Predicted 3D model of a 577-nucleotide part of an RNA (large-subunit ribosomal RNA, domain I) from Leptospira soteropolitanensis. NCBI's taxonomy places the organism under Bacteria, Pseudomonadati, Spirochaetota, Leptospiraceae, Leptospira. Its Rfam family is "Bacterial large subunit ribosomal RNA". Gene Ontology terms of the family: structural constituent of ribosome and ribosome. The full RNA is in RNAcentral, with records from ENA. The coordinates come from a structure-prediction model, not an experiment, and the mean pLDDT is 81.

Context: one part of a larger RNA
RNA sequence: GGCGUACGGUGGAUGCCAAGGCACUAGAAGGCGAUGAAGGACGUGGUUUGCUGCGAUAAGCGACGGGGAGUUGUAAACAAGCUUUGAUCCGUCGAUUUCCGAAUGGGGGAACCCUACACGGCCAAACCGUGUAACACAGCAAUGUGGGCAAGACCCAGGGAAUUGAAACAUCUUAGUACCUGGAGGAAGAGAAAGAAACCUCGAUUCCGUCAGUAGCGGUGAGCGAAAGCGGAACAGCCUAAACCUCUGACUACGUUACAGAUCUGGAUCGCUGUAGCAGAGGUGUUGUAGGACUUACGGGUGCAGUUCAGAAUGCAUCGAGGAGUUACAAAGAUUAGUGGUAGUGGAAUGGUUUUGGAACAGCCAACCAAAGAGGGUGAUAGUCCCGUAGACGAAACUGCUAGUUCUCCUGUAAGUAUCCUGAGUACCACGGGACACGUGUAAUUUUGUGGGAAACCGCGGGGACCACCCCGCAAGGCUAAAUACUUCCUAGUGACCGAUAGUGGACAAGUACCGUGAGGGAAAGGUGAAAAGCACCGGGGAACCGGAGUGAAAUAGAACCUGAAACCGUACGCUU
Numbered sequence: 001g002g003c004g005u006a007c008g009g010u011g012g013a014u015g016c017c018a019a020g021g022c023a024c025u026a027g028a029a030g031g032c033g034a035u036g037a038a039g040g041a042c043g044u045g046g047u048u049u050g051c052u053g054c055g056a057u058a059a060g061c062g063a064c065g066g067g068g069a070g071u072u073g074u075a076a077a078c079a080a081g082c083u084u085u086g087a088u089c090c091g092u093c094g095a096u097u098u099c100c101g102a103a104u105g106g107g108g109g110a111a112c113c114c115u116a117c118a119c120g121g122c123c124a125a126a127c128c129g130u131g132u133a134a135c136a137c138a139g140c141a142a143u144g145u146g147g148g149c150a151a152g153a154c155c156c157a158g159g160g161a162a163u164u165g166a167a168a169c170a171u172c173u174u175a176g177u178a179c180c181u182g183g184a185g186g187a188a189g190a191g192a193a194a195g196a197a198a199c200c201u202c203g204a205u206u207c208c209g210u211c212a213g214u215a216g217c218g219g220u221g222a223g224c225g226a227a228a229g230c231g232g233a234a235c236a237g238c239c240u241a242a243a244c245c246u247c248u249g250a251c252u253a254c255g256u257u258a259c260a261g262a263u264c265u266g267g268a269u270c271g272c273u274g275u276a277g278c279a280g281a282g283g284u285g286u287u288g289u290a291g292g293a294c295u296u297a298c299g300g301g302u303g304c305a306g307u308u309c310a311g312a313a314u315g316c317a318u319c320g321a322g323g324a325g326u327u328a329c330a331a332a333g334a335u336u337a338g339u340g341g342u343a344g345u346g347g348a349a350u351g352g353u354u355u356u357g358g359a360a361c362a363g364c365c366a367a368c369c370a371a372a373g374a375g376g377g378u379g380a381u382a383g384u385c386c387c388g389u390a391g392a393c394g395a396a397a398c399u400g401c402u403a404g405u406u407c408u409c410c411u412g413u414a415a416g417u418a419u420c421c422u423g424a425g426u427a428c429c430a431c432g433g434g435a436c437a438c439g440u441g442u443a444a445u446u447u448u449g450u451g452g453g454a455a456a457c458c459g460c461g462g463g464g465a466c467c468a469c470c471c472c473g474c475a476a477g478g479c480u481a482a483a484u485a486c487u488u489c490c491u492a493g494u495g496a497c498c499g500a501u502a503g504u505g506g507a508c509a510a511g512u513a514c515c516g517u518g519a520g521g522g523a524a525a526g527g528u529g530a531a532a533a534g535c536a537c538c539g540g541g542g543a544a545c546c547g548g549a550g551u552g553a554a555a556u557a558g559a560a561c562c563u564g565a566a567a568c569c570g571u572a573c574g575c576u577u
Stems, first nucleotide, its partner, number of pairs: 001576009015562001016527002020498002022495006029487002031149002039100003042055003046078002050074002061094006070082003105114003115133007135146004154185001155183005165172001169219001195202002206233005216224002237479003240423001244283006251277004261270002263312006288457001290422004294416005300319006321411005333406010344393002350366004355362001367384002369373001375387003428452008438464001459474005514521002534561001537548004
């Protein structure tokens, strides 16, 4: 030196674990903000670095409920307190809420500096306290609204790449993707046919399955890629413009002492600023087998109205009948009841043992409950020990949903077709583009930058060039729940998901320490024990620490603490060179 055996050191693998994650399901919610948000700075405790809470009323103040013995967060300890006259704690509603931040009196290098005015304190100019003072839009004004944030989500719109693929590359593809901007909602968008079809019909939209990788498009390359129909989910329909009527006008034109007028008819009476256009308001009206206006006829009761009497008609009010309603179709509540949410209450049933053990929740013996044998804890594995679980109850306050009442709103039929209306710089055409699965193509449909530019129901659009016939529909105004998409946050639950190099970057003072001028990057780090019972005391040592003693089931569980592999380093012994 090597090999072997035994015992150690070092190291932190492995096993076990759960306080943290991940994914999903169901429900609820889907916003906060000038009444100052999100996010911060600085403070705030008897002693207080960090975290948490809170805001000069500062780990808190008040009220109302719950609860019932301890309590002053993490977090020990000391001190000083509070508490059955109900504390701490939990919930609801309030008060306070420094400074920065949209930040908004002016400024500014965020958390700082400076000003004006009013009121109050003050003898007072100073000083202090409270309040007001940004901009844009709307409005005569008083005043109101907006701004910013988030969840790297979902949605709509305006802009809009390239890498890439085509085995190069230019049309094409990637892709209307990424990204930028604007806007909104709990969903958004779409939506009640100028539709789809095919000679049969269907009947708003949206979403899913299929149709179908089909028909098609395509340097006919790479690739892109429908729709009808069928089967489902969910279902809901409406309002205007116009024609016509009424009213108003301080607008325009004409007209000015006569065309009169006061609802109509007949009488009486009063009495002299009208007609047309335009604008506004109210009524009416809303569709394609055309509809409406208009004309005619028929239409519940009672009361009132106009200068007056009689009759008619009209309008208004009220009652009745019928219908409808707060998500559109008009719109605001109030109230009652029920049922939820935000604290909670109660909740069955087991004992023995001289078995083992440190400990019984184990073994053995004998019982019981069960609308509860989900789960967790307790010194090992507990239906019956504890928390719970099933089933049952509960709200002073705030709040959701459902239903009712109150309340609110609405009102018909038939016939006729002479006249009027039915959304114009629109439809459509040309040129240049875009969207349609469709790349200009035979290219319909849709959209629009430039130019041109209709018709009026005997009308207009579509049916994939175009024409005819036929069929379908009615553009150029608007609203609309549900089925669909998503998940920051809340509640409950689930997992052939992870178990500390895994799972979030983060199980721990983690977006921390640290790095970077900055944008930004970004860790490592879990486990004594059932209980601190965390080793009094003695000895050695300067101390760390060690040897005893003691605690404990165990101290090779002693805090560098469960288990404690390997590499690596030793000690002792044996063999060997």